Overview: Glycine riboswitch aptamer from Sphingomonas aliaeris, 102 nucleotides, folded computationally. Its mean pLDDT, the model's own confidence on a scale to 100, is 77.
[in-house]
This record gives sequence, C1' cells and structure tokens, in this order.
RNA sequence: UGGGCACGCGCGGGAGAGCGCGGGCGGUUCUUUCAGGAUCGACCCGCCGCCGAAGGAGCAACCGCCCCGGAAUCUCUCAGGCAACCGGACCGCGCGGGCUUA
Repeated sequence: UGGGCACGCGCGGGAGAGCGCGGGCGGUUCUUUCAGGAUCGACCCGCCGCCGAAGGAGCAACCGCCCCGGAAUCUCUCAGGCAACCGGACCGCGCGGGCUUA
C1' cells in the first nucleotide's frame, strides 16, 4: 500500500398485517334537558382477528471425529407490530479504529 472480516458512527434504500367489536374518557350537535339521542376521536382499557424484518426461541442443510455446540431470508410468535411518523432484518456508500492476509 492492496484484499478480506466483524464492529461503531453518518447518509440513502428498506416489507407485512384491523376502516374489527365492546367499554371508558373527551369534542361537536340535537331534543321533550336531574336526562337522553346522533356523530366524531390515530386517546385509555378489554376481547377477537392478523403480520414477521428489532430482540428472543426452535430447527434443515452445512460446520463440528462423537456428545455438546454453532446455525437461514425456514419455523414459532414470548416480545414487537397492524394510517402516517418512528422503528425496522437486510442492502449500498462514506468515515473511524480493530483483526487478518499479500
């Protein structure tokens, strides 16, 4: 100096699934006003339904002599999520230091 690997930071890209039901609270409005009706709400609680790409768990191939273990974009759905925003596995670029290799 070049290559590779993982990490941190920054930038860009980045999917899926609810107009559900009930209650609460609140706003608007109407009425025959100790109250009742209509309507609205991205708010709170519960129920049901659904999604997989934070995290987590399981596993095929494969690695590993065996046990054990590692392990996917597969499986589960504990967690999370189901307007937008945010988040987001993963991908690309830049920078930084680290390891490794020529």
The sequence is in RNAcentral, with records from Rfam.